[in-house]
This is a predicted complex of two RNAs, RNase P RNA and transfer RNA, with 475 nucleotides together. It holds a member of the Rfam family "Bacterial RNase P class A". Its family is annotated with tRNA processing, dimeric ribonuclease P complex and ribonuclease P activity in the Gene Ontology. The family's RNA type in Rfam is ribozyme. Rfam describes the family as follows. Ribonuclease P (RNase P) is a ubiquitous endoribonuclease, found in archaea, bacteria and eukarya as well as chloroplasts and mitochondria.
RNA sequence: CAGGUUGAUCGGGUGGUCGCUUGCCCAAUCCCAUUGGGCAAGAGGAAAGUCCGGGCUCCACAGGGCAGGGUGCUGGGUAACACCCAGGUCCCGAAAGGGACGGAAAGUGCCACAGAGAGUAGACCGCCGGGUAUAAAAUACAAUAUCCGAUGGCCCGGUAAGGGUGAAAGGGUAGGGUAAGAGCCUACCGCCUUCUCUGGUGACAGAGAAGGGCACGGCAAACCCCACCCGGAGCAAGGCCAAGUAGGGGAGCGAUAUCCCCGAUAAGGGGAUUAAGGGUUGCCCGCCCGAUGCUCCCGGGUAGGCCGCUUGAGGUGUCAGGUAACUGGCACCCUAGAUAAAUGACCACCGCCUCCAGAAAGGAGGUACAGAACCCGGCUUAUAGAUCAACCUGCUCC
RNA sequence: GCCCCCGUCGUCUAGAGGCCCAGGACGCCACCCUUUCAAGGUGGAAAUCGCGGGUUCGAAUCCCGCCGGGGGCACCA
Numbered sequence: 001c002a003g004g005u006u007g008a009u010c011g012g013g014u015g016g017u018c019g020c021u022u023g024c025c026c027a028a029u030c031c032c033a034u035u036g037g038g039c040a041a042g043a044g045g046a047a048a049g050u051c052c053g054g055g056c057u058c059c060a061c062a063g064g065g066c067a068g069g070g071u072g073c074u075g076g077g078u079a080a081c082a083c084c085c086a087g088g089u090c091c092c093g094a095a096a097g098g099g100a101c102g103g104a105a106a107g108u109g110c111c112a113c114a115g116a117g118a119g120u121a122g123a124c125c126g127c128c129g130g131g132u133a134u135a136a137a138a139u140a141c142a143a144u145a146u147c148c149g150a151u152g153g154c155c156c157g158g159u160a161a162g163g164g165u166g167a168a169a170g171g172g173u174a175g176g177g178u179a180a181g182a183g184c185c186u187a188c189c190g191c192c193u194u195c196u197c198u199g200g201u202g203a204c205a206g207a208g209a210a211g212g213g214c215a216c217g218g219c220a221a222a223c224c225c226c227a228c229c230c231g232g233a234g235c236a237a238g239g240c241c242a243a244g245u246a247g248g249g250g251a252g253c254g255a256u257a258u259c260c261c262c263g264a265u266a267a268g269g270g271g272a273u274u275a276a277g278g279g280u281u282g283c284c285c286g287c288c289c290g291a292u293g294c295u296c297c298c299g300g301g302u303a304g305g306c307c308g309c310u311u312g313a314g315g316u317g318u319c320a321g322g323u324a325a326c327u328g329g330c331a332c333c334c335u336a337g338a339u340a341a342a343u344g345a346c347c348a349c350c351g352c353c354u355c356c357a358g359a360a361a362g363g364a365g366g367u368a369c370a371g372a373a374c375c376c377g378g379c380u381u382a383u384a385g386a387u388c389a390a391c392c393u394g395c396u397c398c
Numbered sequence: 399g400c401c402c403c404c405g406u407c408g409u410c411u412a413g414a415g416g417c418c419c420a421g422g423a424c425g426c427c428a429c430c431c432u433u434u435c436a437a438g439g440u441g442g443a444a445a446u447c448g449c450g451g452g453u454u455c456g457a458a459u460c461c462c463g464c465c466g467g468g469g470g471c472a473c474c475a
Stems, first nucleotide, its partner, number of pairs: 001394010012350007020042009044369001048380002051378005056234004063285004068230005073087005088101005102225002107223002109219003124163002126159007171189006190214001191212009238307004248298006257273006277289003300474003314333008351367006399471007408424004416455001426442005448464005
């Protein structure tokens, strides 16, 4: 320098004019509210998708079982995770690097078409053995002719070496063996089971012994098994205030129940039992609430304010621990809270990109994705352009 | 803002790993019938199964991520 791999950062700047939202201060009438002035602050790396995880709030105190859902090599980090870090095995790549991940010898199920056979295998072609009729007929050889034999045909067997089918066909190579073959036998390699030793927290790695001729196809993003995790709902959670109405009608269920006490045998009040129903997806249990009540439908009213609401698993710097993710100490900083929804518009200059131009000067156009709504940690997706770091490969020079 | 559901010819739909380069109805096109139209009959075209990855030998179907559409949820009495 070229090509590549991985990771990180930024994602326009400065000034002016006119506005918008919030907070504080001052003034205008006495409080509230409103208006005016001044000062300060005012979108993102994804604010997005709402895919995971948590905080927070309510549902009894968040309980038990079933069902259901999720995760899935190992160790660690964390509030937690499907995230992150480090490692392991296998696969891809020349490399830097990237990808996959429990169990298929617990059971069930599926494997279309093709193919002989598709799951305790299977003879279609081929190879090999045996039989069969020479009355007629086929091929080749031989021959004067005849006879015998071979191939082929048919039948009965053997054979998993070879061909062929398929995504997938029950170890590989070599030798022996055989009628032909075959772990049938042997050697080496591979595989499986059990065990031992060494290293490692572990996944696993290395070494060794004994046994097995091999008994092990694929699919669990099929049911399932194993291990671990998960109660439900969501800021329209939830709490307070104000305003307003027909405190209406219908259907269903139930307790307009029973007992005791006070009271006067009343009105009324208190307590207990049973109980419809409710307690934020299903079922059972438990527990709690439970009476002119509960559920559903039709209809009526208001669509206002305050709290929750932004100081938090917060940020920046530094030191220490740790390979790292991350954690801890100290110092400093406060950084949007809107509600139909503010964070904007215009102008000037500069930056960057493209085009016009031989070049300069200049001119024209453009400057991504997008935009808070209770708050965090992640993932995923969108993103013009710019910058940096580490590493790999190749070439050249010193 | 939060929660849930759906996406297959022009329209409505069937499908639930292979029998599906996807079946049916209406509509469309051509022909027959008729003097003509309608009705009827015969035949045909029409779907990258919303898009992109993955699992599998094989995906409309299973898993993941996007895109588009639809529905519901306020308080009071």